Transfer RNA from an uncultured Verrucomicrobiales bacterium, 85 nucleotides, folded computationally. Its Rfam family is "tRNA". By type it is a transfer RNA. Its mean pLDDT, the model's own confidence on a scale to 100, is 83. The sequence was found in a public genome assembly.
RNA sequence: GGAGGGAUGGCAGAGUGGUCGAAUGCACCGGUCUUGAAAACCGGCGUUGUGAAAGCAACCCAGGGUUCGAAUCCCUGUCCCUCCG
Numbered sequence: 001g002g003a004g005g006g007a008u009g010g011c012a013g014a015g016u017g018g019u020c021g022a023a024u025g026c027a028c029c030g031g032u033c034u035u036g037a038a039a040a041c042c043g044g045c046g047u048u049g050u051g052a053a054a055g056c057a058a059c060c061c062a063g064g065g066u067u068c069g070a071a072u073c074c075c076u077g078u079c080c081c082u083c084c085g
Stems, first nucleotide, its partner, number of pairs: 001084007010026003018068001028044005046059005061077005
């Protein structure tokens, strides 16, 4: 230099135009149980802004584009992995 794959809540990881700002697992918080813990079970749980709360809005690496609608398609860039030279 060329080719391919990847970047999604604290971590892993699914989702590939609309039912998603988010499945599932782990972690974390509360509870039941226990002499106490572990395990198991039940419930909760992303971040930011706004708000008394309920709620609302934005956020899928960054920026731009296509579309009525983008995490998903296209372009550019950054970073990581593999292969070729």